RNA sequence: AUAACAUGUGCAGCGCCAGAACCGGUUUUGCCGGUUGACGAGGAAGGGGUUUAUCGAAGUUUUCGGCGGGUGCCCCUCGGUGGCUCACCACCGUAAGGAUGCCUUUAAAUCCGGAGAGCAAUUUCCGGGACAAAGGGGUAUCUGGUGAGAUGG
Repeated sequence: AUAACAUGUGCAGCGCCAGAACCGGUUUUGCCGGUUGACGAGGAAGGGGUUUAUCGAAGUUUUCGGCGGGUGCCCCUCGGUGGCUCACCACCGUAAGGAUGCCUUUAAAUCCGGAGAGCAAUUUCCGGGACAAAGGGGUAUCUGGUGAGAUGG
């Protein structure tokens, strides 16, 4: 240096910066260097397609603007539920049909206090207390096909 294996870390509301704002310098209608650029929760059967792809928190300011990606969505396949099998249909994705109530699922940033880095903009971290919604899980109640066939009475 290369290869293989093992372990660890990371793995998408995520990454980036040509605009913009801000900081420092400067020979100042500009140039050089730098900083900022979304707070968590939730989300992955396989393939293809597609792009302003879920939920809330915060808020006199850029959480502006843009690029890329993406667990979203659509189609197909596979799989599950609708008593068994097959086809179709509906809804879903292995916690696999739908509705409602209750319980549960550590919110984080903001805020307060403190430590560190940087000339600065700004940034890293520790401690304290608080507040969501969607989705998931548990439970109770209600509710959920069509056709053919099989089996039992």
Molecule: glmS glucosamine-6-phosphate activated ribozyme aptamer
Organism: Syntrophomonadaceae bacterium